The RNA shown here (small-subunit ribosomal RNA) has 1447 nucleotides and comes from an uncultured prokaryote.
The sequence is in RNAcentral, with records from ENA.
Its Rfam family is "Bacterial small subunit ribosomal RNA". Gene Ontology terms of the family: ribosome and structural constituent of ribosome.
The coordinates come from a structure-prediction model, not an experiment, and the mean pLDDT is 83.
RNA sequence: AUUGAACGCUGGCGGUAGGCUUAACACAUGCAAGUCGAGCGGAAACGAUUCUAGCUUGCUACUAGGCGUCGAGCGGCGGACGGGUGAGUAACGCGUAGGAACCUACCCGAUAGUUGGGGAUAGCCCGGAGAAAUCCGGAUUAAUACCGAAUAAUCUCUACGGAGGAAAGGGGGCUUCGGCUCUCGCUAUUGGAUGGGCCUGCGUCGGAUUAGCUAGUUGGUGAGGUAACUGCUCACCAAGGCGACGAUCCGUAGCUGUUCUGAGAGGAUGAUCAGCCACACUGGGACUGAGACACGGCCCAGACUCCUACGGGAGGCAGCAGUGGGGAAUAUUGGACAAUGGGGGCAACCCUGAUCCAGCCAUACCGCGUGUGUGAAGAAGGCCUUCGGGUUGUAAAGCACUUUCAGUGGGGAGGAAAGGUUGACGGUUAAUACCCGUUAAUUGUGACGUUACCCACAGAAGAAGCACCGGCUAACUCCGUGCCAGCAGCCGCGGUAAUACGGAGGGUGCAAGCGUUAAUCGGAAUUACUGGGCGUAAAGCGCGCGUAGGCGGUUAGAUCAGUCAACUGUGAAAGCCCUGGGCUCAACCUGGGAACUGCAGCUGAUACUGUCUGACUAGAGUUUGGUAGAGGAGUGUGGAAUUUCCUGUGUAGCGGUGAAAUGCGUAGAGAUCUGAAGGAAUACCAGUGGCGAAGGCGGCCCCCUGGAUUGAUACUGACGCUGAGGUGCGAAAGCGUGGGGAGCAAACAGGAUUAGAUACCCUGGUAGUCCACGCCGUAAACGAUGUCUACUAGCCGUUGGGGGACUUGAUCCCUUAGUGGCGCAGCUAACGCAAUAAGUAGACCGCCUGGGGAGUACGGUCGCAAGGCUAAAACUCAAAGGAAUAGACGGGGACUCGCACAAUCGGUGGAGCGUGUGGUUUAAUUCGAUGCAACGCGAAGAACCUUACCAGGUCUUGACAUCCUGCGAAUUUUCUAGAGAUAGAUUAGUGCCUUCGGGAGCGCAGUGACAGGUGCUGCAUGGCUGUCGUCAGCUCGUGUUGUGAAAUGUUGGGUUAAGUCCCGUAACGAGCGCAACCCUUAUCCUUAUUUGCCAGCACGUAAUGGUGGGAACUUUAAGGAGACUGCCGGUGACAAACCGGAGGAAGGUGGGGACGACGUCAAGUCAUCAUGACCCUUACGAGUAGGGCUACACACGUGCUACAAUGGCCGGUACAAACGGUUGCAAUCCUGCGAGGGGGAGCUAAUCUGAGAAAGCUGGUCGUAGUCCGGAUCGGAGUCUGCAACUCGACUCCGUGAAGUCGGAAUCGCUAGUAAUCGUGAAUCAGAAUGUCACGGUGAAUACGUUCCCGGGCCUUGUACACACCGUCCGUCACACCAUGGGAGUGGGUUGCUCCAGAAUUAAAUAGCUGACUGCCGAGCAAUUUGCAAAUUAAAAUUCUGGCCCA
Repeated sequence: AUUGAACGCUGGCGGUAGGCUUAACACAUGCAAGUCGAGCGGAAACGAUUCUAGCUUGCUACUAGGCGUCGAGCGGCGGACGGGUGAGUAACGCGUAGGAACCUACCCGAUAGUUGGGGAUAGCCCGGAGAAAUCCGGAUUAAUACCGAAUAAUCUCUACGGAGGAAAGGGGGCUUCGGCUCUCGCUAUUGGAUGGGCCUGCGUCGGAUUAGCUAGUUGGUGAGGUAACUGCUCACCAAGGCGACGAUCCGUAGCUGUUCUGAGAGGAUGAUCAGCCACACUGGGACUGAGACACGGCCCAGACUCCUACGGGAGGCAGCAGUGGGGAAUAUUGGACAAUGGGGGCAACCCUGAUCCAGCCAUACCGCGUGUGUGAAGAAGGCCUUCGGGUUGUAAAGCACUUUCAGUGGGGAGGAAAGGUUGACGGUUAAUACCCGUUAAUUGUGACGUUACCCACAGAAGAAGCACCGGCUAACUCCGUGCCAGCAGCCGCGGUAAUACGGAGGGUGCAAGCGUUAAUCGGAAUUACUGGGCGUAAAGCGCGCGUAGGCGGUUAGAUCAGUCAACUGUGAAAGCCCUGGGCUCAACCUGGGAACUGCAGCUGAUACUGUCUGACUAGAGUUUGGUAGAGGAGUGUGGAAUUUCCUGUGUAGCGGUGAAAUGCGUAGAGAUCUGAAGGAAUACCAGUGGCGAAGGCGGCCCCCUGGAUUGAUACUGACGCUGAGGUGCGAAAGCGUGGGGAGCAAACAGGAUUAGAUACCCUGGUAGUCCACGCCGUAAACGAUGUCUACUAGCCGUUGGGGGACUUGAUCCCUUAGUGGCGCAGCUAACGCAAUAAGUAGACCGCCUGGGGAGUACGGUCGCAAGGCUAAAACUCAAAGGAAUAGACGGGGACUCGCACAAUCGGUGGAGCGUGUGGUUUAAUUCGAUGCAACGCGAAGAACCUUACCAGGUCUUGACAUCCUGCGAAUUUUCUAGAGAUAGAUUAGUGCCUUCGGGAGCGCAGUGACAGGUGCUGCAUGGCUGUCGUCAGCUCGUGUUGUGAAAUGUUGGGUUAAGUCCCGUAACGAGCGCAACCCUUAUCCUUAUUUGCCAGCACGUAAUGGUGGGAACUUUAAGGAGACUGCCGGUGACAAACCGGAGGAAGGUGGGGACGACGUCAAGUCAUCAUGACCCUUACGAGUAGGGCUACACACGUGCUACAAUGGCCGGUACAAACGGUUGCAAUCCUGCGAGGGGGAGCUAAUCUGAGAAAGCUGGUCGUAGUCCGGAUCGGAGUCUGCAACUCGACUCCGUGAAGUCGGAAUCGCUAGUAAUCGUGAAUCAGAAUGUCACGGUGAAUACGUUCCCGGGCCUUGUACACACCGUCCGUCACACCAUGGGAGUGGGUUGCUCCAGAAUUAAAUAGCUGACUGCCGAGCAAUUUGCAAAUUAAAAUUCUGGCCCA
């Protein structure tokens, strides 16, 4: 795009078309083929008229075939057309173009005729049988029925003499009844027209898993038969005919014009309309006829249905309607012969489900309408919302108009031509009759039809839906749902914010339709003729030889088959296309044209191809001389090595492995020296060297033999290339028969390994490997690249041959045949190929068409077998695959870094306790964090509070915010009840501003908007944070390369802590990171000098910077300086840089901190906060008191204290930094053993204070003990904070004195002011640190190095991974289901051959009967002829009649 469509939703009108695609299933009922009285005998029915009778105007009965007519019958023509269907048919069935041996009713033309007879038979009548259908007998009768006779041709046959051979009358007019005439018929012959039969060339689906088929088969002769040719049939003779150009068989199918699609070529199709064919319940058969083997005829058989009196009968919708059934599905049991056509008829006319119309159906195409203009308050309502508004939307309403269509009423064409009657004229005729023709007038025929069309009336009045809105694909939001329900053409959507499901609003598209489904073509160059491919995606046979076929060198002539051109015929009509015309337009109808690309005939052309004839040598081959070679087959033969055997020497192991063991060995192995046997293979040479078609071929000699190559001459003269079938060769393994068997070695055995180990490793070991003969016929048989030919830049090797040059060499150059490497153009999806093409062309063959199923099943064929060759389908998936790219990964590689390992020090894991977590428990033990990167984490501090949890007891506009109304200042005292919240009572108090109205603030009460939620979702989010990782990376612009993804830059060589820098470089630059800039610390300078400092000067004290003063020092805090590989030497590439050195407080980033690229982990947090959506609203909100977060068999993390002498305890004594302090820090003093208490100077801090630093040093003691270690636990007594220390605080004192003696596997931290160790302070905080953060004191050891573990970076490689190795993926098993193959079998269908039974029918034969006709016999009568003859007889013919017989 399309459809004979169907289904869903919806539906106003008209026109034009179309309408059982399925069950060629079965059919009730009605109709669809009759007509002619001008062929006939006639008169059952109806009508008119007439006669008669009865009676009531009229009715009944009767008369008349006299009239109109006409049932049944005889006869003629027609029922072979028209109408239906597509079952069969792969065929001369159809299409197209031809042909000769035929028929053709009715029709037209021509010639001729139409004479005279005969006997029957339906009907009617009578009788009979039967339920019926129907049948039988008798009597009688007609014809355009039937039969002779006559006549006849240019008819037929012929032996050429001859023979055969027709008819029918009807109607009209006139008539002197003799006939004449008109007309319709009839007969014979012939020509035509029309229709039909037959034959032929070409075309006409699929299957080779159908390869051979055929006996009347193929041909001939003769006969028969037909309308006609022919094996059409038969007899005889011959043995042919068809087939790879697809016979035969199987499946499917009516064919065509056309129709749909497509740019075309093609592909699909065969409804309607038209041509042909076939069929008519199924099968068979003939009859009649011009025509049938006959849809509405006959006979027989069968199935089915119906009637029946059970004896018998009837039927055939694939005609039109209609019914049932089938189906997704397809209409009225309508009207009319008015028109067109058909049959009959002289005609009128009759018949006609052909046809014309109407009805039903949006089935299709076409047309029209459902209003038009105006109308902003942008109404209401709906929907959305960022709450402002937006949108529906000029849409509606309102106002002003119009009236198509539908409705009502009225008018009103055309389709009608005929026919009849009358008149006129003409023809015919003897005729002014009849009949025919023309013409005029008149009469008069319409189913459709309430027609088309026109007018009037009324009123916007009666008339819009469907699909879609994630992308493809035009059109977006809200709500509901929550991997459910559902959607889906493909991709896919849905797991709580769905533009994808369902609804709504809005929008988009089409519109009386819109969607869906089905089907065809297109896109699909996805079967490729036009117009594809085969190295790796599917695809080159393993390799030759060669048949058919295809293709084929140069030249001349002939021919004209192919080819090309002109003309002629045909190519039906319709349709398509162009152009006119008619319906108001269109669809539709109609005129003309073009086209129908085809076939045939004829006439030309002759280049090319073909064919024929002749010639040539460039292709191909032959001759001759050389050359190289693991080319093949056979025979012989050598040495090395392994093994075995016989001895000798000799002694304890050998062998084997990652390590072992099995095994061998004291019966003498292994080792070693001679000797012997036997089999197999041939080191070095040896080489991208050689040979061969491929498989393949390797010691040496000999014999036989194939091919290649090269030089030269001569010869043949296209002899060539390819190659379906065919045929030969064909590794290894395997098979058969017979040998052989050293080594190796499937199977097998043993030992190991392992969870197991039917393996890898080891020790043994049989087939086999070897030979001969015969099979097999496959391999990653690979260059994954068919064979042949020609052409197309180069460079470098190598093997064989030939030639040339000189400087004669391990030389150079040229050429040819092989064999390799690189590379240009070109090709290729890329990789790559590139004269040995995968380039450019030609010839021929083979093969491919998504993956799996499957190279499988079945069938066939080959094989001894194993198996080979050929080769599907069901079913299933939406991919499978190639090449390349960037990642990730690897028990891949190279380089490199990190407390990563190693080295060192100290810990954890064992003990007790603290703390956190899991688990368990509980009314609750609130919640979160969960490998590293949760677990002294959120929590910088849970007795109440906090608090979110639990069980009670309370409140409901609320504890908190805003608005409104009313009251009251706010506020406050006391008492009662209660656990308290709360409730009740009670006291004090009248404030501020004011324009005098009121207002602000606060409190109480009320109403509703609303508040509130630590409720859910961190997988809806913001923000913040962790982690890889302070790792050195992550990117961009432009350019360039590539079809592209991408690459380059960013790789490489060096170097660095660093993508830091340098060099190189199709790259050049840039950004975020690194570094630097910032803070701190280390040195110095300048400035400043109090609360800090005090060298010098002075004063003073018991003592103290206490005081004056000073500004040097320290410190403080501002600003500067300083460090940059700057300098020197070496290394390096003249670089970057590195190493060493000098100077310097500091040296190569001086130390430390802040600072965290692109990103990853849906990492963490909705319980900090914010926030979308959801949820709760007398509760999931709020208040209150108590409890819980502190539980405890247990497990883990992280810490503290220890286990002691480098120590504990006691005494004395020294030196910090940083920080805090007014709700606070608190001195001196007093008091208590102590925690503390009393008291309060000073301090808003360089001033006062916390504040005593501790380890250290020094003196003493303890003496290796569960201790003078360790301090848990418990008892008692207290202190402090606080409403309150019971659950559940810290501290003090006295007493008690547990485990623990350095910690298994495992594991953590740290590289210098670090580890270790020692103390100090702060935040939080009423109180409550072993935690956290900060501060200083003392102060080490070790690093060879990068093999290994872990993690990271860069380059490279492989990949079937991409959720990215925590990936992917294979097979068995279990259960269920689907499909296919096999299966003891079984049922059905189709078919070949053979046999049995067998109806109708046709032909023939035979028996009988009838018979107008024919033949025969007999008899009679009449007539005629001939003969005899003189009246009879005989014969023949025709006709009639009787009898007998048969039935």